A computed fold for a 474-nucleotide part of an RNA from Sphenodon punctatus, annotated as large-subunit ribosomal RNA, domain III. The full RNA is in RNAcentral, with records from Rfam. Its Rfam family is "Eukaryotic large subunit ribosomal RNA". For this family Rfam cites "The comparative RNA web (CRW) site: an online database of comparative sequence and structure information for ribosomal, intron, and other RNAs" (Cannone et al., BMC Bioinformatics, 2002). Gene Ontology terms of the family: structural constituent of ribosome and ribosome. The family is grouped with related families in Rfam's "LSU clan". NCBI's taxonomy places the organism under Eukaryota, Craniata, Sauria, Lepidosauria, Sphenodon.
[in-house]
Context: one part of a larger RNA
RNA sequence: UAGUAGCAAAUAUUCAAACAAGAACUUUGAAGGCGGAAGUGAAGAAGGGUUCCAUGUGAACAGCAGUUGAACAUGGGUCAGUCGGUCCUAAGAAAUAGAUGAGCACCAUUCCAAAGGGACAGGCAAUGGAAUCCAUUAUUCUCAGCUGAUCAAAAGGGAGUCGGGUUCAGAUUCCCGAAUCCAGAGUGGUGGAGACGGGCGCCGUGGGGCGUCCAGUCUGGUAACACGACCUAUCCUGGAGAAGCCGGCGGGAGUACCGGCGAGAGUUGUCUUUUCUUUGUGAAGGGCAGGGCACCCUGGAAUUGGUUUGCCCCAAGAGAGAGGGGCCCGUGCCUUGAAAAGCAUCACAGUUCCGGUGGUGUCUGGUGAGCUCUCGCUGGCCCUUGAAAUUCUGGGGGAGAAGGUGUAAAUCUCAAGCCGGGCCAUAAACAUAUCUACAGAAGGUCUCCAAGGUGAACAGCCUCUGGCAUGUUA
Numbered sequence: 001u002a003g004u005a006g007c008a009a010a011u012a013u014u015c016a017a018a019c020a021a022g023a024a025c026u027u028u029g030a031a032g033g034c035g036g037a038a039g040u041g042a043a044g045a046a047g048g049g050u051u052c053c054a055u056g057u058g059a060a061c062a063g064c065a066g067u068u069g070a071a072c073a074u075g076g077g078u079c080a081g082u083c084g085g086u087c088c089u090a091a092g093a094a095a096u097a098g099a100u101g102a103g104c105a106c107c108a109u110u111c112c113a114a115a116g117g118g119a120c121a122g123g124c125a126a127u128g129g130a131a132u133c134c135a136u137u138a139u140u141c142u143c144a145g146c147u148g149a150u151c152a153a154a155a156g157g158g159a160g161u162c163g164g165g166u167u168c169a170g171a172u173u174c175c176c177g178a179a180u181c182c183a184g185a186g187u188g189g190u191g192g193a194g195a196c197g198g199g200c201g202c203c204g205u206g207g208g209g210c211g212u213c214c215a216g217u218c219u220g221g222u223a224a225c226a227c228g229a230c231c232u233a234u235c236c237u238g239g240a241g242a243a244g245c246c247g248g249c250g251g252g253a254g255u256a257c258c259g260g261c262g263a264g265a266g267u268u269g270u271c272u273u274u275u276c277u278u279u280g281u282g283a284a285g286g287g288c289a290g291g292g293c294a295c296c297c298u299g300g301a302a303u304u305g306g307u308u309u310g311c312c313c314c315a316a317g318a319g320a321g322a323g324g325g326g327c328c329c330g331u332g333c334c335u336u337g338a339a340a341a342g343c344a345u346c347a348c349a350g351u352u353c354c355g356g357u358g359g360u361g362u363c364u365g366g367u368g369a370g371c372u373c374u375c376g377c378u379g380g381c382c383c384u385u386g387a388a389a390u391u392c393u394g395g396g397g398g399a400g401a402a403g404g405u406g407u408a409a410a411u412c413u414c415a416a417g418c419c420g421g422g423c424c425a426u427a428a429a430c431a432u433a434u435c436u437a438c439a440g441a442a443g444g445u446c447u448c449c450a451a452g453g454u455g456a457a458c459a460g461c462c463u464c465u466g467g468c469a470u471g472u473u474a
Base pairs, nucleotide, nucleotide: 013031014030015029016028017027018026033468034467041449043447044446052076053075054074055073056072057071061069062068081180082179084424085423087157088156092151093150098107100105118143119142122140123139125137126136127135128134129133161178162177163176164175165174181421182420184418190415191414197214198213199212200211201210202209203208217401219226220225231400235396236395237394238393239392240391244381245380246379247378248377249376250375251374252373253372254371255370256367257366258365259364260363262278263277264276265275266274284336285335286334287333288332290329291328292327293326295325296324297323298322304315305314306313342362343361344360345359346358347357348356382386435444436443451463452462453461454460
C1' cells in the first nucleotide's frame, strides 16, 4: 500500500482511405513479417447441436476498445437406387428350457428340454378371375442334416455414378449431359438364338413339291481355348469373399524437373531470343500398347547350359533354349462420350434481368535409385502361420420338360424397350475460440492429403500455393 496489484509463453507491425457520433484494434489498398506441406493449410471420425448464412443492434457478454463477434434479435439454410447407415458375421453381449435364490435378480448359451412351417412334382377338394386356363387356400404323398432365438463394425465383408453448371448458405444429393446395378412384368410386350436336317417312296425336264419314318438343348480350333445367346430340379463338389510381418526388383499414374511453340503479365538506367503464369478431358463401352502366366502346339537338348536385381529358379523324355499360339490384368494411349462443356486470352452488347455473344488457342519433345500412390513378380522370418459369415459363382450328375417336322419347352438371356428402388444421416466447426478440463484455459483428444532449394533425410534452415496478426489491450 486503489486508479494500487495487475491485464508479461510462442519475433511485428507501419501508411493511406472508406463507413462512422466515435477508430491503435472493423473493412479495403499498399508495405514489412510469421508459421513453412510431420502447417497457423485442405478434408473427415467421435463428442457438441444451429455454432452455418443474411439483415439489423450496440443494453448485457466477448477481463482495453469495438462501427466487430461463435453475443443479442428477426428471417433463411442440410434435397441421393449408386456416398454412408439399413444387411453379414467378429471379439463379445443376451432371451427361452433349465439350475440357484426370501426377493430384486443371477447363472447358463447348446448344455439333462424342445427346436426344419420350407421345396419340386402329383392326387383330391374349395374359392376368385376375363373360367380351355390361371391364382390362392385346405388336405394327402414325397424330399430336406446341421447347431442353435436375437443383438453386436458409419475404419472388417458388402451389387451399382461420373463430368460440367449453379447458392448469401446445399450438392457424387438440385439442374444439364452421359452411365450403371438390383428387383419386377398375370393375358408372358418386341426382335434374335434354340432352327430347320437326314433316309425311303412318288411326282416334276429342272429349281423343287407331296407322303412317310427318324433326328435335332449352337458352332469353330490339333490344343491351350474361342464364339451374342447356347435346357434343367433335388443332390454331390470346387472356387471367390478371405488375408501376417520385413525386404528386393519391375510396370503404370500423379507430382516434380529439363528443352521449345503459342497466349497473357513482370523487368527494362544497362542487360536479358529474358523471368513468371498458363498450355486439359469423367464414368461406361470398343481398339491397342505395356505387364504377368506351374497355359497349349511344333521340336528334341549331352555340356554343363539357360537366366536373373538376387546360384532366385529350371533341367533333364513329368520335355530346356528356339519358333508359333492361348489366357489374365490393362487405373496407361487412341476412339465413342466430346468440344457444344471447361480453362487461358482478346473483342463486343446490355441501366437491369441473362450458363450474354463472338474470335483465337488449348501444341510438341525429354529425364530418373527423385517423392507419394498403385499393380505385379520374387525372396526372408516364425515353438507367431497371420478372422468369420451374408453373398456370388464354376464343375459333376441328369429326375424331368414340349412338340411332332414346323412348331414348342428351356434360355445361369443375347439385344433394345417397360416399370420400381422405401426409411434415416447430409449445414458449419473438428480445435492455441464451435469437443473436453465449470471458461475463447500454453493441458487432453482418432485419421487422410502433402510443393521447391540445401542435404542421406517427412532432420534443421530458407521459399511458393493457401493461411495468419503475435494469442483477454496499447